[in-house]
Context: one part of a larger RNA
RNA sequence: CUGGGCGUAAAGGGUCCGUAGGCUGUAUUAUAAGUUAAAUGUUAAAUACUAAAGCUUAACUUUAGAAAAACAUUUAAUACUGUUAUACUUGAGUUUUAUUCAGAAAAGUAGAAUUUUAUGUUGAAGAGUAAUGACUAGAGACACAUAAAGGAAUAUCAAUAGCGAAAGCAACUUUUUAGUAAAAACUGACGUUGAGGGACGAAAGUGUAGGUAGCAAACAGAAUUAGAUACUCUGGUAGUCUACACUGUAAAUGCUGAGUGCUGUAAUUUAAGAAUUUAGAUUUUUUAAGCUAACGCUAUAAGCACUCCGCCUGAGGAGUACGGCCGCAAGGUUGGAACUC
Numbered sequence: 001c002u003g004g005g006c007g008u009a010a011a012g013g014g015u016c017c018g019u020a021g022g023c024u025g026u027a028u029u030a031u032a033a034g035u036u037a038a039a040u041g042u043u044a045a046a047u048a049c050u051a052a053a054g055c056u057u058a059a060c061u062u063u064a065g066a067a068a069a070a071c072a073u074u075u076a077a078u079a080c081u082g083u084u085a086u087a088c089u090u091g092a093g094u095u096u097u098a099u100u101c102a103g104a105a106a107a108g109u110a111g112a113a114u115u116u117u118a119u120g121u122u123g124a125a126g127a128g129u130a131a132u133g134a135c136u137a138g139a140g141a142c143a144c145a146u147a148a149a150g151g152a153a154u155a156u157c158a159a160u161a162g163c164g165a166a167a168g169c170a171a172c173u174u175u176u177u178a179g180u181a182a183a184a185a186c187u188g189a190c191g192u193u194g195a196g197g198g199a200c201g202a203a204a205g206u207g208u209a210g211g212u213a214g215c216a217a218a219c220a221g222a223a224u225u226a227g228a229u230a231c232u233c234u235g236g237u238a239g240u241c242u243a244c245a246c247u248g249u250a251a252a253u254g255c256u257g258a259g260u261g262c263u264g265u266a267a268u269u270u271a272a273g274a275a276u277u278u279a280g281a282u283u284u285u286u287u288a289a290g291c292u293a294a295c296g297c298u299a300u301a302a303g304c305a306c307u308c309c310g311c312c313u314g315a316g317g318a319g320u321a322c323g324g325c326c327g328c329a330a331g332g333u334u335g336g337a338a339c340u341c
Base pairs, nucleotide, nucleotide: 004312005311006310007295008294012309014200015199016198017197021193022192023191025088026087027086028085030083031082033081034080035077036076037075038074039073040072041071042070043069049065050064051063052062053061054060091190092187093186094185095184096183097182099181101179103177104176105175106174107173108172109171110154115149116148117147118146119145120144121143125136126135162169163168205246206245207244208243209242210241214240215239219235220234221233222232257308258307259306260305261304262303264287266285267284270281290297291296314341315340316339323334324333325332326331
C1' cells in the first nucleotide's frame, strides 16, 4: 500500500462554522475531455511464454509465433461522469402569520435562610462528636425580640418534561437578540462533508482591579493510632462571586462523527389544527426481521446502502524524550526510539 476495523477488545476529533478538495436532485439540448470500440504505428536484440527442430536425452542451442498492456495518430459510439445551454420543484433557503420554550446578553426588583453588628430581656452554660479534649462565655455568651448591614444562592412548582452546536441553562420583571416545529407565498440545486483555518468551550488554575455572607485546598490546633503528614472535630487563607484578559483541558460519555435514503408492530409526550381523525416534529419504553464474539442495538440502529472527514494496527517504555508551535506561568498540542516481554 492493499485489506480489516472504531458502543464495551486498539480506535469518533469536546462542539460548531467554514476555505481548498471530495461527493452531489429531476428533464431536455449541444460537445466528446474521461469512457467504449476499431484501424495504423512504436515499445531493439537477448531473456520469459507457446509450438517445433538439432546435439543419444536433459541442460543447452536454433527457428517460428500469439496474447496482454502502455503511448501516439485517425475513425466511430454517447448510456454514465465532465463541460455548455434551457427549464422544473421534491433537496436547501428567504419572507409573513400565530403559538411554544431554565437559549443568550444587559439593567432592575423580591422573599426565605446563614453570618455579623446594635439595643432590650434573661443569667450559666454554649457549640460539636461514637467519645474526649481544645474553643466561646459574669468584660454577660447561648437563647428570645426588634432594627440594620453585607454577600452568595434562588425551596415548593420540577417531570423519563423543556431549550441550546456542545460546554451548559431554573426566583420575578423589562429591553435587546438567536433558534426549532406548522401553514402560505417566493427563489430555483443555491446542497452535503470538510484537510488546513476560525469561533465557542465545565471545573481547577493564572494576571489586573474589586468583593468576601456561607463553604473551604493549604495551614494551625484537638482527637484517633504503634505511627496518622489521613478519615472525625474546632478554626482558617487562597479560591468560590464581579469586570476585563489568559489557559484550552475533563469518565468534554450516548465511551456510539456529520449528512441522505430505505426497512415491521404497539404505547407515550409537546405544538398546530380539529370531534372518530389527518400531516409533521420531538422524547421515552417494549419488541419483529436483521446485525453482534457475546452483552445487547433495533426507525434517535450497533439493520440495509451511499458520500465526506477523523482515528486504530501487541503490551510496557510513553502520551514520556528531543525538536517545532502556543502560553505570563502551570502547562497544552504535535510526538518517537533504544530496550524488555

Small-subunit ribosomal RNA, central domain from Chaetoceros affinis, 341 nucleotides, folded computationally. Lineage of the source: Eukaryota > Stramenopiles > Bacillariophyta > Chaetocerotophycidae > Chaetoceros. It matches the Rfam family "Bacterial small subunit ribosomal RNA". RNAcentral holds the full RNA, with entries from ENA.